[in-house]
Molecule: Bacterial small signal recognition particle RNA
Organism: uncultured bacterium
């Protein structure tokens, strides 16, 4: 000193996790009054049976709202991840060649 091969470092995709969103399912909440249904009492009509209309109050639900899940996308100085690349006045090794 040349090569080669490995490590760190660098680029790149892959895989994994974090956070963001879009839209679905699932579930929970959810309509003093302007949603539905039943509609105590109290009213209303009737001689009566019994009918109207219907507050509260229950009950389902509309939008929103809050939870999970999975896809699908976006983002990154997340990773003792796992592939390839390019390369270093970095480290460690074998070969080889000078002195």
């Nucleotide at each position: 000193g040349g090569u080669c091969c490995g490590g760190c470092g660098c680029c790149a995709c892959g895989c994994g996790g974090c956070g963001g969103g879009a839209a679905u399912g699932c579930u929970g909440u959810g309509a003093a009054c302007u949603g539905g249904g039943u509609c105590a009492g109290a009213u209303c009509g009737g001689g009566a049976a019994c009918g109207g209309a219907g507050c509260a109050g229950c009950c389902c639900u509309a939008a929103g709202c809050g939870g999970c899940a999975g896809c699908c996308u976006c983002g990154g100085g997340c990773g003792c991840c796992g592939u390839g690349g390019a390369u270093g006045u970095c480290c460690g090794g074998g070969c080889c060649u000078c002195c």